This is a predicted structure of a 347-nucleotide part of an RNA (small-subunit ribosomal RNA, central domain) from an uncultured bacterium.
Context: one part of a larger RNA
RNA sequence: UUGGGUUUAAAGGGUGCGUAGGCGGACUGUUAAGUCAGGGGUGAAAGGCCGUUGCUCAACGACGGGAGUGCCCUUGAUACUGGCGGACUAGAGUGUUCCUGCCGUGGGAGGAAUGAGUGGUGUAGCGGUGAAAUGCAUAGAUAUCACUCAGAGCACCGAUUGCGAAGGCAUCUCACGAAGGGGCGACUGACGCUGAGGCACGAAAGCGUGGGGAUCGAACAGGAUUAGAUACCCUGGUAGUCCACGCUGUAAACGAUGAUGACUAACCGCCGGCGAUAUAGAGAUCGGUGGCCAAGCGAAAGCGAUAAGUCAUCCACCUGGGGAGUACGUUCGCAAGAAUGAAACUC
Numbered sequence: 001u002u003g004g005g006u007u008u009a010a011a012g013g014g015u016g017c018g019u020a021g022g023c024g025g026a027c028u029g030u031u032a033a034g035u036c037a038g039g040g041g042u043g044a045a046a047g048g049c050c051g052u053u054g055c056u057c058a059a060c061g062a063c064g065g066g067a068g069u070g071c072c073c074u075u076g077a078u079a080c081u082g083g084c085g086g087a088c089u090a091g092a093g094u095g096u097u098c099c100u101g102c103c104g105u106g107g108g109a110g111g112a113a114u115g116a117g118u119g120g121u122g123u124a125g126c127g128g129u130g131a132a133a134u135g136c137a138u139a140g141a142u143a144u145c146a147c148u149c150a151g152a153g154c155a156c157c158g159a160u161u162g163c164g165a166a167g168g169c170a171u172c173u174c175a176c177g178a179a180g181g182g183g184c185g186a187c188u189g190a191c192g193c194u195g196a197g198g199c200a201c202g203a204a205a206g207c208g209u210g211g212g213g214a215u216c217g218a219a220c221a222g223g224a225u226u227a228g229a230u231a232c233c234c235u236g237g238u239a240g241u242c243c244a245c246g247c248u249g250u251a252a253a254c255g256a257u258g259a260u261g262a263c264u265a266a267c268c269g270c271c272g273g274c275g276a277u278a279u280a281g282a283g284a285u286c287g288g289u290g291g292c293c294a295a296g297c298g299a300a301a302g303c304g305a306u307a308a309g310u311c312a313u314c315c316a317c318c319u320g321g322g323g324a325g326u327a328c329g330u331u332c333g334c335a336a337g338a339a340u341g342a343a344a345c346u347c
Base pairs, nucleotide, nucleotide: 004318005317006316007301008300012315014201015200016199017198021194022193023192025088027086028085029084030083031082033081034080035077036076037075038074039073040072041071042070049065050064051063052062053061054060091191092188093187094186095184096183097182098181099180100179103177104176105175106174107173108172109171110154114150115149116148117147118146119145120144121143125136126135162169163168206247207246208245209244210243211242216240220236221235222234223233258314259313260312261311262310263309267291268290269289270288271287272286273285274283296303297302320347321346322345329340330339331338332337
């Protein structure tokens, strides 16, 4: 390279936007670049192949043939692909109207709980565990009542729910911004799909500067347990957990399943629209989200119109285990480290 694959065996990029590139709906005209056919030129000789032949044979040699899959010129063909022109509406988008949601950003507000402060009542314990102890408490704790303060998270509703590209998003309310779906079929007229590089976003932990610090709580200290116990359990507790700005750029970033389009039996739910009759909502209705299955697929588990079925286009990735996501080099980063990514050797 050909070929085979990527849910779980090695393998889908964390996610989106998008450059180059690749691919691209239906009709018509033209062109003839790709494509196909005819003719011509070239494709050195030697070598190789086939035939004949010369050295007694062979090796070796001579002559002839064919091939040389290619390139160039020319004459035609026009189905498909391409170029150019025209016209179309089923893809895509715009408009209008209705609807939807824990979608985002920034303000404001709320109550419960927790901890703390002050004061009151009140007295000897509280707390914690398998059992204890460390710890707290007569300088009055725990419990209880009143007032005040602080920070963080929003019980019930809550779901097999909803929204978002993914990460993710949940008290109420306001402002701003974005998205999606349905109806109408008015407008544009293929404007599309994918996407190497690139750019942006990206949980938690971590880092920088400045705030904040209630709870929980790596590290750490003490008490237990134990043969030991650098743990599991308990009492404390720093960073952190929270906010602003900047960095990091990784996760079992998972549906372990790339994106887009088309096609292929049924049945049962839920969410948002539409809808005969009027407000319940009949349904060959549209979009989403689940269950179970026909065909089919699969090594099986299972998947099964939300495919892992049948096809098409584009991208990414895989090629025995270990060595190793290591070394070296390079790029990025304040660092931690990230990205790219081998070999020797060994089984």
The coordinates come from a structure-prediction model, not an experiment, and the mean pLDDT is 87.